[in-house]
Parts: sequence; structure tokens; C1' cells
RNA sequence: CUUAUCGAGAGCGGCGGAGGGACUGGCCCGACGAUGCCGCAGCAACCGGGCAACCGGUGCUAACUCCAGCAGGCCUCCCACGGGAGGACUGGAAGAUGAG
Repeated sequence: CUUAUCGAGAGCGGCGGAGGGACUGGCCCGACGAUGCCGCAGCAACCGGGCAACCGGUGCUAACUCCAGCAGGCCUCCCACGGGAGGACUGGAAGAUGAG
């Protein structure tokens, strides 16, 4: 860079000790110890093998990719009629993972 997928699924222990959930805003998680690293266990998406059961590689195991961000029309409400607020939806951007 190309391509596919992203509303499902799956946690315990040890180390360690302050921020973490990519970015921004929101909202959450976190000294009842998060994030991270290691071990074991599990899940099952892609790839390889196998008739199959299954095995191996990568991945994953809070919240829809936690929600939104850009664009579009739709619905509801407010308005001094200029506009404003909220909601659900579609597409995109960005990101993550696999394969090439």
C1' cells in the first nucleotide's frame, strides 16, 4: 500500500505501583491495585494442515472499534424566523486485527 472483518464470544494467578481506555471531546475503568509484563486457562476471526475430530501460526478475553468527530437526508423540540438543541439511521474518515 491492497483486501476482508469489526452489535457475537472468552479470566484467574504472579510481578509491579499510577494512571489508563490510539488521538480530541464526552463518558467510563483504576490503591477493593487499573494500564502494562509473565504464567496458565479460555474464545474462535483469518491463514496453513487434516476426510473429520482436531492441530499449528497470528489475534483476542470491560463497556458496539465504549460513544461521537466528516457528510447526507429523516424525526422531535425551542426560536426574536437569522437559527439552535436533541434522537435514531446511512455513508465516509480514523483506528484495530488477519491475509497478501

This is a predicted structure of a 100-nucleotide RNA (SAM riboswitch aptamer (S box leader)) from a soil metagenome. RNAcentral holds the sequence, with entries from MGnify. Its Rfam family is "SAM riboswitch aptamer (S box leader)". Its family is annotated with regulation of gene expression in the Gene Ontology.